[in-house]
Context: one part of a larger RNA
């Protein structure tokens, strides 16, 4: 000098764009953050219409009303989504990340393409009804019922598996093609009749899994480490290779090119600085990873070993009728606590995107916006011209003066910003705007409403007076202060930067 997720002191007009718990991965009141589909299904409720029948009688009216139709709501069964999006950085020195290759060892819901097929049956379980346990959470038993829920059967030869053969090819385990025999596996309907779905197969796309080369902090005051350890054979398991797991066999494997151990740490694109080499750093934004009170486990599923799912154990909190139950903000707000320190219990789904749905639409603290904060960057303003009696005041003085100083006053103008009034968007494809009567435009109006902070011994731009008297104090370094201090304190003056200016911490 530059930088900052900064803090502190003094001060503070406006706008735009950003940023805002770095500490306790501490504990959390309350609300919201993941639902949706009635065009999969059976019920139940509400409303409207129509109404067989029944009752009353004034015999054509009034009540009631099974059933049917339409609209609508949805507890349950069922489907898809809750593996995305959002948060945090505790752990991790690792194929975690970065980069470059590989799979002759793999999976992939929704989406796209292609041809094929969508036949015929069955038995349940919720809801519901009844009985019953419990304070509750939540059950138990009996009975009834539907489906795109569940289970067989048929069909399939292009798919899988097993066995034997041929061709081409690869460094190899093998791969590709061909054809033979045996064997095995599917399906669901709904409809407003337009469509939408369901099944198996192949190919694609997307996403993921795995393997390898190289790179990736410090310590030797850590030198030896290792027993599923290293390899083989055979099996099990997996989507898949593999000691991933197991039986047996061999005795290996790693290490001074730093193993093991210990400490620290999420990694990167980037960011800061620097002429560069480099050094530091990993906030915001983007990619990857890990985690979801702590530890363990699997279930479901195309995908999880699952933040707002399940089970077990632990700590903590809450309810309890003491028998037993409930909970998880490192989602958005918000509270306590910790701290030098970090915001609203806001508005809207209008846009972009996501989930569900045929759609209408519903949901979305993602997101878009608003609020708070000079926290940062950028822009603008706090007036312009004229004005010497060099006014008054103040400071100083050699008492003559000098400085403040064209500064003020006065006169003449202007209206950026703020304030007032009127108009008023784009963002939205036909409709639909939270922002918002916002941005912006126009008009009238008043110099009014808008300047501070640090410094003045040298480094380093800027000096005098008084007070103090090695005291009080200053200080980044050198150093000032013991009676004329340009270094302390105050005043006048001056210098620098400016809605900021200084200080402190940290980095180059």
């Nucleotide at each position: 000098g530059g930088a900052c997720g900064a803090a502190c002191g003094c001060u503070g007009g406006c706008g735009g764009c950003g940023u805002g718990c770095c500490u306790a991965a501490c504990a959390c009141a309350u609300g919201c953050a993941a639902g949706u589909c009635g065009a999969g299904c059976g019920g139940a409720g509400a409303c409207a219409g129509u109404g067989a029948g029944u009752a009353g009688c004034u015999u054509g009216c009034u009540a009631u009303g099974a059933g049917c139709u339409g609209u609508u709501u949805u507890a349950g069964c069922g489907g898809c989504g809750g593996a995305c999006g959002g948060g945090u950085g505790a752990g991790u020195a690792a194929c975690g990340c970065g980069u470059g290759a590989g799979u002759a060892a793999c999976c992939u819901g929704c989406c796209c393409u292609a041809g094929a097929g969508u036949g015929g049956g069955g038995g349940a379980c919720a809801a519901c009804a009844g009985u019953u346990g419990g304070a509750a959470a939540u059950g138990a038993c009996u009975g009834c019922u539907a489906a795109u829920a569940c289970c067989g059967c048929a069909u399939a030869a292009g798919c899988g598996c097993a066995c034997a053969g041929g061709a081409u090819u690869g460094c190899a385990u093998g791969a590709u093609c061909u054809g033979g025999u045996g064997u095995g596996a599917a399906a669901a309907a709904c409809u407003c009749c337009g469509g939408u779905g369901g099944u198996a197969u192949a190919a694609g796309a997307u996403g993921g899994a795995c393997c390898c080369g190289c790179g990736u902090c410090u310590g030797a005051u850590u030198a030896g480490u290792u027993a599923g350890u290293u390899g083989g054979c055979g099996g099990g398991g997996u989507a898949a290779c593999g000691g991933c797991c197991c039986a047996c066999c061999a005795a290996g494997a790693c290490g001074a090119c730093g193993a093991u151990c210990a400490g620290u740490a999420g990694c990167c694109g980037g960011c800061u600085u620097g002429a560069g080499a480099g050094a530091g750093u990993g906030a915001a934004c983007g990619g990857c990873c890990a985690c979801a009170u702590u530890g363990g486990g699997a279930c479901u599923g195309a995908g999880a070993c699952a933040c707002g799912g399940c089970c077990c154990a632990a700590a903590c909190u809450c309810c309890u009728a003491c028998g037993g139950g409930a909970g998880g903000c490192a989602g958005c707000a918000g509270u306590g606590g910790g701290g030098a320190a970090u915001a609203u219990u806001g508005c809207a789904c209008a846009a972009u995107g996501g989930g569900g749905g045929a759609a209408a639409c519903c949901c979305u603290g993602a997101u878009g916006c608003a609020g708070c904060a000079a926290c940062g960057c950028c822009g603008c303003g706090u007036g312009a011209g004229u004005g010497a009696a060099g006014a008054a005041g103040u400071a100083u003085u050699u008492c003559g003066g000098u400085a403040u100083g064209u500064a003020a006053a006065g006169c003449u103008c202007u209206a950026u910003c703020a304030g007032c009034a009127g108009g008023g968007a784009a963002g939205a494809a036909a409709a639909u705007g939270a922002c918002g009567g916002u941005a912006c435009c126009u008009g009238a109006c008043u110099a009014a409403g808008a300047a501070g902070c640090c410094c003045c011994g040298g480094c380093u731009a800027a000096c005098u007076a008084c007070g103090u008297g090695c005291c009080a104090g200053c200080a980044g370094c050198c150093g000032c202060g013991g009676u004329a201090a340009u270094a302390c304190g105050u005043a006048g003056g001056g210098g620098g930067c400016a809605a900021g200016c200084g200080u402190u911490a940290u980095c180059c």
Molecule: small-subunit ribosomal RNA, 5' domain
Organism: uncultured bacterium